[in-house]
Context: one part of a larger RNA
RNA sequence: UCAAAUUUAAGGAACUCGGCAAAAUGAUCUCGUACGUUCGACAAGAAGAGAUGCCCUCUAUAUAUUUUUAUAGCUGGGUGGCACAGAAUCGGGGGGUGCGACUGUUUACCUAAAACACAGCAGCCUGCUAACACUAACAGUGGUCGUAUAGGUUGUGAUUCCUGUCCGGUGUCUCGUGAUAUAGUGAUUGAAGUUGUAUUUUUCUAGUGAUAGGCGAUAUGAGUUCGAAGCUUGAAGACGAGAUAAACGACGGUCUUAACUAUAAGGAUCCUAAGGUAGCGAAAUUCCUUGGCCGCUAAUUACGGUCCUGCAUGAAAGGAACAGCGAUGCCCCCACUGUCUUAAAUUUGAGUCCG
Numbered sequence: 001u002c003a004a005a006u007u008u009a010a011g012g013a014a015c016u017c018g019g020c021a022a023a024a025u026g027a028u029c030u031c032g033u034a035c036g037u038u039c040g041a042c043a044a045g046a047a048g049a050g051a052u053g054c055c056c057u058c059u060a061u062a063u064a065u066u067u068u069u070a071u072a073g074c075u076g077g078g079u080g081g082c083a084c085a086g087a088a089u090c091g092g093g094g095g096g097u098g099c100g101a102c103u104g105u106u107u108a109c110c111u112a113a114a115a116c117a118c119a120g121c122a123g124c125c126u127g128c129u130a131a132c133a134c135u136a137a138c139a140g141u142g143g144u145c146g147u148a149u150a151g152g153u154u155g156u157g158a159u160u161c162c163u164g165u166c167c168g169g170u171g172u173c174u175c176g177u178g179a180u181a182u183a184g185u186g187a188u189u190g191a192a193g194u195u196g197u198a199u200u201u202u203u204c205u206a207g208u209g210a211u212a213g214g215c216g217a218u219a220u221g222a223g224u225u226c227g228a229a230g231c232u233u234g235a236a237g238a239c240g241a242g243a244u245a246a247a248c249g250a251c252g253g254u255c256u257u258a259a260c261u262a263u264a265a266g267g268a269u270c271c272u273a274a275g276g277u278a279g280c281g282a283a284a285u286u287c288c289u290u291g292g293c294c295g296c297u298a299a300u301u302a303c304g305g306u307c308c309u310g311c312a313u314g315a316a317a318g319g320a321a322c323a324g325c326g327a328u329g330c331c332c333c334c335a336c337u338g339u340c341u342u343a344a345a346u347u348u349g350a351g352u353c354c355g
Stems, first nucleotide, its partner, number of pairs: 001350008010341002014339001019336001027052005036042001038158001053079004058073005080084001092334007099326002104116002120156007132142003159321004164251003169248002171244007183232003190226003194222007203214004252270005279313001280310001291307005
């Protein structure tokens, strides 16, 4: 000096981003217990107060039987210590507020959360060879040996009170108009190549020759490819008309007005598919901003309440409230303390220096 521990006068968070760390609380019994509330084995072990050793007498129950032992008790008695849950084990508590209802899940090895999930709610698809999914597949499998009170998928996320306006754009669904593609017929036909067989009084090559081979022609089969107009049938997309927002999404300006002033219930005008309703609001959203006022403090860019001038809140990308719950974020109070004022002493271990 470092590491791990112990103690500390007076003060008691003045430390610090922040009470981080430490201290304090702690068991059992008796009493007592607020606001709130979804009325509960909720909050609640709320908070808070008291008792606790050992010996003796007596009572009840159980057990023992020789003498006991255990539990509960008596407005019983006595007795020792600084201290009786004498060690160890062993909740600190209260108030306000944000977020998420909850138990649960998660970044194995820097993030445990307000993220994910969740019960509940809602939309859409699906009539069974279901939708949907796996798959090279006219196979097979899951879905399911299930059948719309079922299965799939999307969003929201307990509960309570609610969930406003807009279908112009995009998407989805329904209906309609019109055209073509596709398919069929035209075609038991036609065209273009290939090829088998037969004939050859065509011609070429080889050979003295009989003859052999090839090109061509004719006849008759096989097989491949292609095939028009016209006529019949007739989609999807497109175009048109509707529906649909717990589908993707959207939810305004300007001017003016009341007998102080200010403000504007009201009026005018432009634009729009419609112009933000109920709520909430300097908020996990507020730039200006440390907004104004009130509370808390000696002093507070914090926190709580309120206002509304919402840069840029707002209703299942849910709005607002909410008891309980949380190794959750923020603020305050009590208790407590070496966190600090301000250091000191001790123990154990490690290292360095001197001898």
A computed fold for a 355-nucleotide part of an RNA from Sporobolomyces sp., annotated as large-subunit ribosomal RNA, domain IV. It matches the Rfam family "Bacterial large subunit ribosomal RNA". Rfam links the family to the GO terms ribosome and structural constituent of ribosome. RNAcentral holds the full RNA, with entries from ENA. The prediction has a mean pLDDT of 84. It is recorded under the gene name rnl. NCBI's taxonomy places the organism under Eukaryota, Dikarya, Pucciniomycotina, Sporidiobolales, Sporobolomyces.